[in-house]
Molecule: SAM riboswitch aptamer (S box leader)
Organism: Cryomorphaceae bacterium
Parts: sequence; C1' cells; structure tokens
RNA sequence: UGCUUAUCCAGAAAGACUGAGGGACGGGCCCGUUGAAGUCUUGGCAACCCUAAAACCCUGUAGGGUGCCAACUCCCGCUACCAAAGCGCCAUCCGGGCGUGAGGUAGGAAGAUGAGUG
Repeated sequence: UGCUUAUCCAGAAAGACUGAGGGACGGGCCCGUUGAAGUCUUGGCAACCCUAAAACCCUGUAGGGUGCCAACUCCCGCUACCAAAGCGCCAUCCGGGCGUGAGGUAGGAAGAUGAGUG
C1' cells in the first nucleotide's frame, strides 16, 4: 500500500508539555485560549486477534497485540420506494389525476478499525 472479510444507534477519565486548530473529503452543522491537533504519563472502554487454565455445549475470567475514550461513521453527498402542506399543469356539475415536494424507509458509495492475504 492493494484485495478479501467482519463490525460501526452502546461504551470509556485525569494530569504535564505545547500553542490554533479540529471533526477523512465536499456541503452543512458542531467542538476549540473555560485550550484544538500533536507528544508523554497514569486510567478506562471492549470490536477483532493470540495465549492460559477450566471446559470441550454455552458463558465468564486473566494476560498480551492492535484499536478506541464529543455529537448515530455528527448529518447529507448515489439508487429505489413512501410522501404532509403548498405550488404548477390537466380535467371539472359533483368527484379527481399527474408532476414537484419538507421528511421517512431500505440498499449502496466513501470512510474508520480488526483479522487474513498479495
């Protein structure tokens, strides 16, 4: 770094250094000098992988390897379906039809993380 695959509505603190940005990208909307991002220390969460004893059905425990500790992957970004009010067009005795449409549902794309593999 490419590919494959699983998961992504839950969960998780405090301090030191530093000093203006950050939330992948675009558009929103948020977080930030009541210190952003980064580095270090301790703490925690628990998705995947490994090990141990027990077990050999299941579940739980301990240690280790990554990872993570604002907001549903913060929301949307493509496709399909449903679709309020209003608006436009057609029809019109009454009754209606089509389009558009805030928003909703489902599946994708992209992204993040683990494991395997080139």